c-di-GMP-I riboswitch aptamer from a soil metagenome, 71 nucleotides, folded computationally.
The sequence is in RNAcentral, with records from MGnify.
The model forms 94% of the base pairs in the Rfam consensus.
It matches the Rfam family "c-di-GMP-I riboswitch aptamer". Gene Ontology term of the family: cyclic-di-GMP binding.
[in-house]
Parts: sequence; structure tokens; C1' cells
RNA sequence: AACAGGGCACACCCACCGCGAGGUGGGGCCGCAAAGCCACGGGCCUCCAGCGAGGUCGCCGGGUUGCCGAA
Repeated sequence: AACAGGGCACACCCACCGCGAGGUGGGGCCGCAAAGCCACGGGCCUCCAGCGAGGUCGCCGGGUUGCCGAA
């Protein structure tokens, strides 16, 4: 490499939380070998007259941990 077993869970639906982006729990066809974790850099998004405050790691980079199997 392959096989097998297991893992995660976008859209959407239900309940709850949040002004919102969105989050949590249950279901779940798209998909994922880090789609595990960290908002550190960039991007995007939300609230705000602005200052500013947030969200997203299933957008990319970086950091960190890591399953099976072969060499």
C1' cells in the first nucleotide's frame, strides 16, 4: 500500500441558548486520515454611528497531540 474494525459530521429537521455571525444536544444524505485540539497570522462573517467587541480550526497557514497497517 491493501483488507477489516472503529471515529468525525456540512446541508437539512427538532429542542434550547445568543441582538447576530453562530453554539449545545438529538437525528443526519455531503464529505473528512487529523473534519482531534489551540483564534497565534491571514481570510471570511456578525454586532456597533464609531472606538471596539465577537464568530468561524468543515477557508488557508502555523503550533500541538494522535488510530490501524506496510516499509